[in-house]
RNA sequence: GCCUGCUUAACUCAGCGGUAGAGUAGCUGUUUUGUAAACAGCAAGUCCGCGGUUCGAAUCCGCGAGCAGGCU
Numbered sequence: 001g002c003c004u005g006c007u008u009a010a011c012u013c014a015g016c017g018g019u020a021g022a023g024u025a026g027c028u029g030u031u032u033u034g035u036a037a038a039c040a041g042c043a044a045g046u047c048c049g050c051g052g053u054u055c056g057a058a059u060c061c062g063c064g065a066g067c068a069g070g071c072u
Stems, first nucleotide, its partner, number of pairs: 001071007010024004018055001026042005048064005
């Protein structure tokens, strides 16, 4: 230098253009003599950035950034 993949909650990851989700972690409650476990609930996101397409974009397109891999 060229090519490919990835970037979404604190973490690990879903999400086929139409209200952003799960598990774990956190908080509250129930249960217990107490802790853990279990159960119920709550909170937590401007979806890496900027443009474009569209009635509508996490999703499609372009440029950029970061990370990982391959080729030279």
Predicted 3D model of a 72-nucleotide RNA (transfer RNA) from a Patescibacteria group bacterium. NCBI's taxonomy places the organism under Bacteria, Bacteria candidate phyla. Its Rfam family is "tRNA". It is annotated as a transfer RNA. The coordinates come from a structure-prediction model, not an experiment, and the mean pLDDT is 84.